[in-house]
């Protein structure tokens, strides 16, 4: 150098006008100026999980319901992380996946003889019975039809009841045996523990599917979501119908409350579908030091980092940095290459806060960094 | 902003794991009948079931991402 793998990170700087919007200080003729300091993301995005937080007036218990799903651990949580176990792929580095199918039930379409306590098409073998052929004249051959044995072989399937060899036999077969794989059950050793390692017994050889119903364990208000919700406040018309006991919201049981009381549906208002607060100091950032193999978690010490809401965060010009072409110059050369040079012209993703955080998933021009892994030159 | 449903020919809409054409209705196209038309009748009209992976032997259908379309929810009394 090249191929390849895993991770971390950037995703333009800098000056000038010109503007937007919050905080804050000053001033105001109350309209607004003027200074000052903040102003998107690694995903802010999907709305896919968990949580804080409100609000449902309040305990609780059981059944349906939802999700999770190897172990152990981190964490507010959690389908996320992180380490570690087994199985597959891949020389490798590494990547993909994970409870039971030996508790029950369901499904396995076509094809094929059979498809779940299997099956005789074809094939090989046996017997019975026709007809024929051959010749050493009592045997052998094949042929066709009936019984029957056989799971080796061929075929058909996405799958056909271990696997190689012997031995057995009419032919065959764990039928027996040796070895190999595997499964059960026992014992003993290591591990927190998935599991793993050793011996022994038992021919035991057991499809696949739970992102099918189900079982096992765990976990869940198994309600709603800042358009939760509270305060204020302009202006209206409800003596307008109908319905009924309600809820932490699926049902049972329990408890609480209860008609000037809920809901629905008609109609009123309002240029008030407004202010305000909720809002944004937080599971916070940065920096160190400690404990851990890590996720992480504790000390000290610094910082304050958008809240708008008809909805800010931006527009425009210059240099300079990248990145692509084209030309020129150089620099080896056969056609071409290459470069810390120059000139010109073009080009910069995805995207974009709306309560507020942890994740995960999805998109992303371009470009920097780091570990490892393969072969192959050179040393 | 939040929460919920869907997405199958040109429309509508059935099918929710299984045989070679994804049913039917309308509509296109073409053909029969006529002199010519309409009616009726025969045929064709999904190569991807929005799109990309998955589980499965088999996926429109069951799972998971994305994109798209509709609806619902915002004052007062």
């Nucleotide at each position: 150098g090249g191929u390849g793998u895993c991770g971390a990170c950037c995703g333009g700087g800098c000056a000038g006008c010109c503007g937007c919007u919050c905080g804050c200080g000053c001033c105001u003729u109350c309209g607004g100026g003027c200074g000052u300091g903040g102003g998107a993301g690694g995903a802010a995005a999907g709305u896919c999980c968990g949580g804080a937080c409100u609000c449902c007036a309040c305990a609780g218990g059981g059944c349906a319901g939802a999700g999770u799903g190897g172990c152990c651990g981190c964490u507010a949580a959690c389908g996320g992380c992180g380490g570690c176990c087994c199985g597959c792929c891949g020389c490798g580095a590494g990547g993909c996946g994970g409870g039971g199918a030996a508790a029950g039930u369901g499904c396995a379409a076509c094809a094929g003889a059979g498809a779940g306590c299997a099956g005789a098409c074809c094939g090989c073998c046996c017997g019975g019975c026709g007809a024929c052929g051959g010749c050493u004249c009592g045997c052998c051959g094949g042929c066709g039809c009936c019984g029957g044995g056989u799971a080796a072989g061929g075929g058909u399937g996405a799958a056909a009841c271990g696997g190689u060899g012997a031995g057995g036999u009419a032919a065959g077969a764990g039928c027996u045996c040796a070895c190999c794989a595997g499964a059960u059950c026992c014992g003993c050793c290591g591990g927190u523990g998935a599991c793993g390692g050793c011996g022994g017994a038992u021919g035991c050889u057991u499809u696949g599917u739970a992102a099918a119903c189900c079982c096992c364990a765990c976990u869940c208000g198994a309600g709603a979501g800042c358009a939760a919700g509270a305060c204020c406040g302009a202006a209206u018309a409800g003596a307008g119908g109908g319905g009924c006991g309600g809820g932490c919201u699926g049902c049972c049981c329990g408890u609480c409350c209860g008609a000037u009381g809920c809901c629905c549906c008609c109609g009123g208002g309002u240029c008030a579908g407004g202010g305000u607060c909720g809002c944004u100091c937080g599971a916070g950032c940065c920096g160190u030091c400690g404990g851990g193999u890590a996720a992480c978690c504790g000390g000290c010490g610094g910082c304050c980092c958008a809240g708008a809401u008809g909805a800010a965060u931006g527009g425009c010009u210059g240099c300079c940095a990248c990145c692509g072409c084209a030309c020129g110059g150089u620099c080896g050369g056969u056609u071409c290459g290459g470069c810390u040079c120059g000139u010109g012209c073009g080009g910069g993703a995805c995207a974009g806060a709306a309560u507020c955080c942890g994740g995960c998933u999805u998109a992303c021009a371009g470009g920097u960094c780091g570990g490892c892994c393969c072969g192959g030159c050179a040393c | 902003g939040g929460c919920g449903a869907c997405g199958u020919g040109g429309u509508g809409a059935a099918g929710u794991g299984g045989u070679u054409c994804a049913a039917c209705a309308c509509g296109g196209a073409g053909g029969u009948c006529u002199g010519c038309a309409a009616a009726a009748c025969c045929u064709c009209u999904a190569u991807u079931c929005a799109c990309c992976g998955g589980u499965u032997c088999g996926a429109a259908u069951c799972c998971g991402g994305u994109c798209g379309u509709c609806g619902c929810c915002u004052c007062c009394a």